[in-house]
Context: one part of a larger RNA
């Protein structure tokens, strides 16, 4: 350390369980709100802090009523106290019902603040209590402008008006995109999301100017069909009806108008019209007539027109009446009689009765006795009940125990439905009559532009809008899909209407729905915790037990925890069922320390254990380990190819993907019926009330049955056609319906991913500007301008000096902004910092509060910068599951077959259609190979006639060049044609194969072969390799093609290892056998095998030109015993220094010739050499020597050529050389998953048996496999149907043995403790290793890194279980323009005290900002509350589709302005707030005084309203104080002080010497001539003024001794307090002292120094020209008042509400933290340094920042 077993820990899987959730069905219900809603804050209990129901100051509740009922005071949550009892519970009806919210008396930062008017309290006043006060519309009234009546407009006053809420469902108003169209732009996505506005329980829509086709229907909504038809439509994607049919459900009605009438008003008319109901007579009207617009009542509502009018015709009864009389009418009243009616048609009630809802009653029928157990509801036995055997509960499983079920009963109030009565309202019909009026106008209808109808502008009707035009009226209009006629139909321009229908909510019931990662986000206190500035986002979390019987008591420990004891069926049920995996342990067996690894397997020494047999040793069998040996490249993706150093995963465990709809289509199986087939919505039965189910209706509708054609149209045909031609398509007959299963369409449609887009809100507490109003800038320097004076000049301009003076986007440099560089952080200290340098620092300067600007947008001294920590277009939620031709994932098993990476198309190339390959079903009989015949062709080769290319040669034209006057010569120059020769080509061929291809014969007899329809795919990235080509370079592991092979998708053997090369195609087992490539010395199986060469180079065991007396083997030439060839000895001469050339050139620079002699040979010389010679040599010869020798070519094997990087490293290694290399040849072995043998399994083909099935048998063939077809199965939930098992022990965990070809199955041990399984069906949230998956757990890293600024601890005591780090002392240390104080925002009890330490603190903790309890914040004077600024709201008002936006009046709004308190004490925590002293401001009542007035308004007093004033910047500099600071004297006081020469007094040393509002004084000093101060006029100041302006006059002063305002400081005044230090009493104590209580105590002076503070924006400068309002003063208008008003002094009263602790450069606030960052303002003493807040060091104070 590893592997195994037993036994723990951890965790929380599984298995059981259900309070919760999802869906569906009935039934019932369906708006709430000014009588304050919806939601909310805050409250309410006896003890009662908190939450959660509940209620509202009348608060877990009051009051009546009804129902139950023996208990109750709600839960967590138990107890006490204490009550109640017809109380508690339930239900109806009252009553209260705080505060905010529409929110409504104003304001406002919702749950607060602050008034007015009234009425109580009260002497008023504050105060308290009631009550009331919004705006809008509407109604009445009262008032009243411009303007005269009026009107606008104001003013009360009532209203059962509106406001605001509300999830879905509904009507309107406006209205995307993404996406689809494989781009996109009409089109779609959609009139969908969103937004606005309304109404209601439903919404809407509805009584034809409607369809319809010559037939007819009869409002409207909702279903089914019609039908994916007609159509629409870049005729693309897509959209898509109506007519008519079947069902639900079921209804119609009323205005306007004519016409009559009545009312008021205004006209007109003198009768011959007309009126007084008609007819006749009389009679009367100047309105009793007639018009005209308005109201009221009647009439009336229609399209085969209909009403009115008139006319006619009919019809109860009685009264009245219409100027009179008859006659006839009419109208009205009453009875009668008849109809309607409460949701439309007019409209309210009341009574009965019935039913229902909204509380409840009643309700059968077992047994303790046996068995098991902690328990009986199990098991056995014997009974009952049943209109009830739906569920649920009891200690397991209950019809009979207990709640319930079945029947059955039951309302005071309150709500609903019927029905019936009361009640109300209504009633002339008719008509082939006339044809006088009357039927909805800026309408309808046309142009133009749009919208919407399925219909996109089209032939586009019809609806409906916008602009402009603009009818007709009944003899009249609409419509029928342009328009026109004929017919046919209805009647527009007013309205109102139940149900059938959507949605939700209650109650009840169900469920092949979940079952705690499921199921609602929420089972549990969840829209919480928790993040986010805001819109907004959004969790995890169930279980002891039957019953708390929740462990007294001992023990160990501060405690937590634990052991015992005790309960209990169990206690590894103890804070909790089961309790699986990761992962951490403990025991034990076996293994390991020279050994290499995919971690397995195959074999196996040895050690340990078990059985089982034997006395034993053994022997046989199982088990654990596993020395040592063969063999061996994880899974998944993805690809031409992965161990791959290409993707994915830390492990584990849960969860995690082809589903669902659809009268949409197609194939296939199976079922019924069949020339038919079948129902849809719906409807009836039946069913346990309803569903669920079943059964019947229910023929609309659809498919079929007959086609063809554009259509007319014909018809087994029929269309083209002239055809009685020919041909296309048909016929010669199978459908339909269901239910499964393949597959497409449309839906998100296999899952998870987008960058993006649109729509509507949310953000300017970051940041970018802006606006308003506030603050801040130590100190130092530099010396513009202007002044002044001098000097230059005649003199001015000017120019110089000098002074004074103090400009500047000046200069240095803190604060303060800022970030140039660098360096450390980089998992920080910090999601932007830390040191260290810088940059700017009176300016375009920094900074706080409060505000404005918003995403198609803002803002930008501009960077695409900033707009909440990621901006080329925020965020947040929706459209949304957007798309996604991409990428990754996609879950059991066995069986058969099995590919493609080609073609052609293609905004296409990594995607797609079709073909090709694959496989499945059916039919068919057709294929493949071999020979043989027979075609067809122009590749290989070869060839050169052709057509081009090319070399030499010959001829020969031409051309060049020379010569000639010229003809015309000459050419060793170029050069076609033509010949000779030799050659060349993909686009040459007079030739021409093999092999492939197609026919035809025959053979083979091969097979899941082969064609054809149909149904599913998948491929359409390919790689290497041989051979034949292109391209490239006759490079490429290149690239393209044809053609084979492999690999792909293929294992096995070979090649050392190595997808593609060699050999060979894995069904399984065999410790049998033969071979294939290939091997046979050892690793390593076979030959140290035979024979004969070769090779010396480790050649073999990398390579090329070229090179080489390597070696062996042929060959051809020549020499050689007459002596070669090599050595050696000798010779190698002579013409002559050959000639030329040269300075020479004598063999040897070089050009030319290269002869002759001598001779055995000897070159006019082979090579050295010299200036040239000369010299040495060679060729040649002779001599010795004595046998081969020498030149070339052509073969085999070897040399050399040959240099690269960690270490041989180019045989796999060891090694081999008579070879273990090479070559020939022969023998023999080895060697694969090949073949053969044996057994076995599966498929299939055929033939026998059986019934065709199942099955047997027999012969024969096959079983590699990725994409993919096809094919049988395990195995999870859950449902029925039947059978079963279980406390004597289910499911699940856990281990074991058995079993099947596999998923997998069955027994059996242990745990566990209540449910479970098997068979056939059948229905799916149906199987997981991977998606950088989702969620929990747990590992690793690792006891590491860290422990958060480098201001620092030590040391002794204490305390305590236990002390580095708490507490006391001494020490030591750091800040000290801060790391001290004060104070705003923030924060929000964090402050003090007590007890405590689990957890929080980066160790520890007795401490703590940390847990419990208790305590703490006092205010006329501080800050708010008064008053305006930006800017915000905004009655009227304007404006906009709607939301809404802007804006007067008014209001709100500090950052500004106004404004009355200071010292001292004190509590553990507060203090300008309590006390103690002094002082101060307002209101209010009194009294005293003082003035004024006294009845109509002076003083006053209020309410607006005029003026004044409030009122303002920046810079700069002086002066005069102050505060502060030093130093000294005086004074108090405490220490210390000689042992010394002297002196006890001084010294010396430290400390103290202080505060004060107010009120009196009024100084420096500032304004001041444009002053002051009377007075007189003023048409201005929106009215008025005595005030304020303007203006006249008169006085005062006019340079500052001055009037008046104004002023700091000073002086006084001041109760007291303090106050070193001391006395005393008292307590404490750590012996230092410290604490309280009284008492006493100096407290006076002078100097120097000096502000940024106050004098004060007071002066001087200069431009950039520096809020507003109130409070205060003063006017006059208006309203009030009389035993009264102010003023003034004294006295008394009385001042309400909110803040108030503590943190506050920080551990408390902003950064996720006790985080080196961030955070306005204000105070800050000494030294030292030129100055300074700079730096150092130090007081007061504070700290040592927790390992």
């Nucleotide at each position: 350390a590893g592997c195994c077993c037993a036994c723990g820990g951890u965790g929380g899987a599984u298995g059981c369980c259900u309070u919760g959730g999802c869906g569906c069905c009935a039934a019932g219900g369906g708006c709430c709100g000014a009588a304050g809603a919806a939601g909310g804050g805050c409250g309410c209990g006896g003890c009662a802090a908190g939450a959660c129901u509940g209620c509202g100051a009348a608060a877990a509740g009051c009051c009546u009523c009804g129902g139950u009922g023996a208990g109750c005071c709600g839960u967590c949550u138990a107890g006490c106290a204490g009550g109640c009892u017809g109380a508690g519970c339930c239900g109806a009806g009252g009553g209260u019902a705080c505060c905010c919210g529409a929110a409504u008396c104003g304001g406002g930062a919702a749950a607060c603040c602050g008034g007015c008017c009234u009425g109580g309290g009260u002497a008023a006043a504050a105060c308290c209590c009631g009550g009331g006060c919004g705006c809008u519309g509407g109604u009445g009234g009262c008032u009243g402008a411009a303007c005269a009546c009026a009107u606008a407009g104001g003013c009360c006053a009532c209203c059962u008006u509106g406001u605001g809420g509300u999830a879905a469902g509904c009507g309107g108003g406006g209205g995307a995109a993404c996406c689809g169209a494989a781009a996109c732009a009409u089109c779609c996505u959609a009139g969908u999301a969103c937004c606005c506005c309304g109404a209601g329980g439903a919404a809407a829509a509805g009584a034809a100017a409607u369809c319809a086709a010559c037939c007819g229907a009869g409002a409207u909504u909702c279903c089914c069909c019609u039908a994916g038809u007609a159509g629409c439509g870049g005729c693309g994607a897509g959209c898509g009806a109506a007519c008519g049919g079947g069902g639900a459900a079921g209804a119609g009605c009323c205005c306007a108008a004519a016409c009559c009438u009545g009312g008021a008003a205004g006209g007109c008319u003198g009768a011959g019209u007309g009126g007084c109901c008609u007819g006749g007579g009389g009679g009367c009207c100047u309105a009793u007539g007639c018009c005209u617009a308005c109201c009221g009542g009647g009439u009336g509502u229609u399209g085969u027109a209909c009403g009115g009018c008139a006319g006619g015709c009919c019809a109860g009864c009685g009264g009245a009446g219409g100027c009179c009389c008859c006659a006839g009418u009419c109208u009205c009243c009453g009875c009668a009689c008849g109809g309607a009616g409460u949701c439309a048609c007019a409209a309210a009630c009341c009574c009965u009765c019935u039913c229902g809802c909204c509380a409840g009653g009643c309700g059968a029928a077992g047994g303790c006795a046996c068995c098991u157990g902690g328990a009986a509801g199990g098991g056995a036995c014997c009974g009952c009940c049943a209109u009830a055997g739906a569920g649920g509960g009891u200690g397991a499983u209950a019809g009979c125990c207990c709640c319930g079920u079945a029947g059955u009963c039951g309302a005071a109030a309150g709500c609903g439905a019927g029905a019936g009565g009361g009640c109300u309202c209504c009633g002339g019909g008719c008509c082939a009559u006339g044809u006088c009026c009357g039927u909805g106008a800026g309408u309808a209808c046309c142009g133009c532009g749009g919208g919407a109808c399925a219909c996109g502008u089209g032939g586009a009707a019809c609806c409906c809008c916008g602009c402009g035009g603009g009818a007709a009226g009944c003899u009249g209009g609409g419509g029928g899909g342009a328009c026109c006629c004929c017919c046919c139909u209805c009647c527009a321009a007013g309205g109102c209407u139940a149900a059938a229908u959507a949605c939700c909510c209650u109650u009840g019931g169900c469920g092949a729905c979940c079952g705690a990662u499921a199921g609602u986000g929420a089972a549990c206190c969840a829209g919480u915790a928790c993040c986010g500035u805001g819109a907004g986002g959004g969790a995890a979390a169930g279980g002891u037990g039957a019953a708390a019987a929740g462990a007294a008591c001992c023990c160990c420990g501060g405690g937590a925890g634990g052991g015992g004891a005790g309960u209990g069926a169990a206690a590894u049920a103890g804070a909790c069922c089961u309790g699986a995996a990761a992962c951490c342990g403990u025991g034990g067996g076996c293994u390991u320390a020279c050994a290499g690894a995919c971690u397995g397997u195959c074999g196996g020494a040895g050690c340990c254990c078990c059985g089982a047999u034997g006395c034993a040793a053994g022997u046989c069998g199982g088990g654990g380990u596993g020395a040592c040996g063969g063999c061996g490249u994880g899974c998944c993706u993805a690809u031409u190819g992965a161990a791959g150093a290409a993707u994915g995963a830390g492990c584990c465990g849960g969860c995690g993907a082809g589903u669902u709809a659809c009268u949409u289509c197609u194939g296939c199986g199976c079922g019924g019926c069949g020339a038919g087939g079948u129902u849809a919505a719906g409807g009836g039965a039946u069913g346990u009330a309803g569903a669920a189910g079943u059964c019947c209706c229910g023929g609309a509708g659809c498919c079929g049955u007959a086609g063809c054609g554009a259509a007319a149209g014909c018809g087994a045909g029929u269309c083209c056609g002239a055809a009685c031609a020919g041909g296309g398509c048909g016929a010669c007959u199978a459908g339909u319906c269901g239910c499964g299963c393949g597959g497409a369409g449309u839906a998100g449609a296999c899952c998870c991913g987008a960058a993006a887009c649109c729509g509507u809100g949310u953000g300017a507490g970051c940041u970018a500007c802006c606006c308003a109003u506030g603050g801040c800038c130590a100190g130092g320097g530099u010396g513009a301008a202007g002044c002044c004076c001098c000097g230059a000049u005649a003199a001015c301009a000017u120019c110089g000096g000098g002074g004074u003076g103090g400009a500047g986007g000046c200069c240095c440099g803190a604060a303060c902004c800022c970030u140039c560089u660098g360096c450390u952080g980089g998992g920080a200290c910090a999601a932007a910092a830390g040191c260290a340098u810088g940059g700017g620092a009176u300016g375009a300067g920094c900074u706080g509060u409060g505000g404005g600007u918003a995403g198609a947008g803002g803002u930008g001294a501009a960077a695409u910068g900033c707009c909440a920590a990621c901006c080329g277009a925020a965020c947040a939620c929706g459209g949304a599951a957007a798309u996604a031709g991409c990428u990754g994932g996609u879950u059991c098993u066995c069986c058969c077959c099995g590919a493609a990476a080609u073609g052609c198309a293609u905004u296409u190339g990594g995607g797609u259609g079709c073909a090709g390959c694959c496989u499945c079903c059916a039919g068919g009989u057709a294929g493949a190979g071999g020979a043989g015949c027979g075609g067809a062709g122009g590749u290989a080769g070869g060839g050169c006639u052709c057509u081009g290319a090319c070399u030499g040669g010959a001829c020969u034209a031409g051309g060049g060049g020379g010569c000639g006057u010229g003809a015309g010569c000459c050419u060793a120059c170029c050069a076609a044609a033509c010949c000779c020769a030799a050659u060349c080509a993909a686009a040459c061929c007079g030739c021409a194969a093999a092999u492939g291809c197609c026919g035809c014969u025959u053979c083979u007899u091969c097979a899941u072969u082969c064609c054809u329809g149909g149904g599913g795919a998948g491929u359409g990235u390919g790689a290497c390799u041989g051979u034949g080509g292109g391209g490239g370079a006759u490079a490429a592991g290149c690239u393209u093609c044809a053609u084979g092979g492999u690999c792909g998708a293929g294992a096995g053997g070979g090649a050392a290892a190595c997808a593609g090369c060699c050999c060979a195609g894995a069904c399984c087992a065999c410790c049998g056998g033969c071979u294939a490539a290939g091997g046979c010395c050892c690793c390593u199986a076979a030959g140290u095998g035979c024979a004969g060469g070769c090779u010396u180079a480790g050649u073999g065991u990398c390579a090329a030109a070229g090179g080489a007396a390597g070696u062996a083997g042929g060959g051809u030439c020549g020499c050689a015993c007459a002596g070669a060839c090599a050595g050696c000895c000798a010779g190698g001469a002579g013409g002559u220094u050959g000639g030329c050339u040269u300075a020479g050139a004598a063999g040897c620079a070089g050009c030319c010739a290269u002869c002759c002699u001598u001779c055995a040979a000897a070159g006019a010389g082979u090579g050295c050499g010299u200036a040239a010679c000369a010299g040495c040599u060679c060729a040649c010869u002779g001599g010795u020597c004595g046998a081969g020798g020498g030149a070339c070519c052509c073969u085999g094997c070897g040399c050399c050529g040959a240099c690269a990087a960690u270490u041989u490293a180019c045989c796999g290694g060891g090694g081999c050389u008579c070879a273990a290399g090479c070559c020939u040849g022969c023998c023999g072995c080895c060697g694969a998953a090949g073949c053969c043998g044996u057994g076995g399994u599966c498929c299939u083909u055929c033939c026998c048996c059986g019934u065709u099935a199942a099955g047997g048998g027999g012969a024969g063939g096959g079983a590699g496999g990725u994409a993919g077809g096809g094919g049988a199965g395990c195995g999870u939930u859950c449902c029925c149907u039947g059978g079963g098992c279980a406390g004597c022990g289910a499911a699940g965990c856990u281990g074991g043995a058995c079993u099947g070809u596999a998923a997998g199955g069955u027994c059996u041990g242990g745990u566990g403790g209540a449910g479970c399984c098997c068979a056939g069906g059948g229905a799916a949230g149906u199987g997981a290793g991977a998606a950088u998956g989702c969620c929990g757990g747990c590992a690793u890293g690792a006891g590491u890194a860290g422990c958060g600024u480098a201001a620092a601890g030590a040391u002794g005591g204490g305390u305590g279980a236990a002390a580095a780090c708490c507490c006391c002392a001494u020490c030591c240390g750091c800040c000290g323009c801060a790391a001290g104080c004060c104070u705003g925002a923030g924060g929000u009890u964090u402050c003090c005290u007590a007890c405590g330490c689990a957890a929080c603190g980066u160790c520890g903790a007795u401490c703590g900002a940390c847990g419990u309890a208790g305590g703490g914040u006092u205010a006329g004077g501080c800050g708010g509350g008064c008053c305006u600024a930006a800017g915000c709201c905004g009655a009227g008002g304007c404006c906009g589709a709607a939301a809404g936006g802007c804006g007067u009046a008014g209001g709100c709004g500090a950052u500004g302005g106004a404004g009355a308190g200071c010292c001292g004490g004190u509590c553990a925590a507060c203090a300008u707030u309590c006390c103690g002293g002094c002082g101060c401001c307002g209101c209010c009542c009194g009294c005293g005084u003082u003035u004024c007035g006294c009845u109509u308004a002076a003083a006053g007093c209020c309410a607006a309203g005029g003026g004044g004033g409030g009122a303002c910047a920046c810079a700069g500099g002086a002066a005069g104080c102050u505060a502060g600071g030093c130093a000294g004297a005086g004074c108090g006081u405490g220490c210390c002080c000689a042992u010394u020469g002297g002196a006890c007094a001084u010294g010396g040393u430290g400390c103290g010497u202080c505060c004060g509002a107010u009120c009196c004084u009024g100084u420096a000093g500032g304004c001041c001539a444009u002053g002051c101060c009377g007075g007189g006029a003023u048409a201005g100041g929106c009215a008025a003024a005595u005030c304020c302006g303007u203006u006249c006059c008169g006085g005062c002063g006019u340079u500052a001794c001055g009037a008046g305002c104004u002023g700091a400081g000073g002086g006084g005044u001041g109760a007291g307090g303090c106050a070193a230090c001391u006395c005393u009493a008292g307590g404490g104590u750590a012996c230092g002292c410290c604490c309280u209580g009284g008492g006493g105590a100096a407290g006076u002076c002078u100097g120097c120094u000096g502000a940024a503070g106050c004098u004060a924006c007071a002066c001087c400068g200069g431009c950039u020209a520096g809020a507003a309002a109130a409070g205060c003063c003063u006017c006059g208008u208006g309203g009030c008042u009389a035993u009264g008003g102010a003023g003034c002094g004294c006295g008394g009263g009385u001042g309400u509400c909110c803040g108030u602790a503590c943190c506050g450069c920080a551990a408390a606030c902003c950064g996720a933290c006790a985080c080196u960052g961030g955070u306005a303002g204000g105070c800050u003493g000494g030294g030292g340094u030129a100055a300074g807040c700079g730096c150092c060091c130090c007081a007061a104070g504070g700290c040592g920042g927790a390992c």
This is a predicted structure of a 1747-nucleotide part of an RNA (large-subunit ribosomal RNA, half A) from a Chloroflexota bacterium. The organism belongs to Chloroflexota, within Bacteria. The full RNA is in RNAcentral, with records from ENA. It matches the Rfam family "Bacterial large subunit ribosomal RNA". Rfam links the family to the GO terms ribosome and structural constituent of ribosome.